The prediction has a mean pLDDT of 81. Predicted 3D model of a 77-nucleotide RNA (transfer RNA) from a Bdellovibrionales bacterium. The same sequence occurs in records of 3 taxa. The sequence is in RNAcentral, with records from ENA and MGnify. Its Rfam family is "tRNA". Gene Ontology term of the family: triplet codon-amino acid adaptor activity. Rfam's curators write: Transfer RNA (tRNA) molecules are approximately 80 nucleotides in length.
RNA sequence: GGGCCCAUAGCUUAGUUGGUUAAAGCAGCCGGCUCAUAACCGGCGGAUCCUAGGUUCAAGUCCUAGUGGGCCCACCA
Numbered sequence: 001g002g003g004c005c006c007a008u009a010g011c012u013u014a015g016u017u018g019g020u021u022a023a024a025g026c027a028g029c030c031g032g033c034u035c036a037u038a039a040c041c042g043g044c045g046g047a048u049c050c051u052a053g054g055u056u057c058a059a060g061u062c063c064u065a066g067u068g069g070g071c072c073c074a075c076c077a
Base pairs, nucleotide, nucleotide: 001073002072003071004070005069006068007067010026011025012024013023019057028044029043030042031041032040050066051065052064053063054062
């Protein structure tokens, strides 16, 4: 220098052909159970979907640029 992949809640992930309210598990908080703790059960809160533009009636999803991370190739030595 060239190519490919990834970025969604504190963490790990799902999200179909662009279409209603962005979902689950763990963690956290509250309650139940227990002599008590854990486990278990019930409930609550938490994400402007990496950033900025574009397309569209409508974007987590499509396009462009950038940022960060990963992989491969080339070059130099």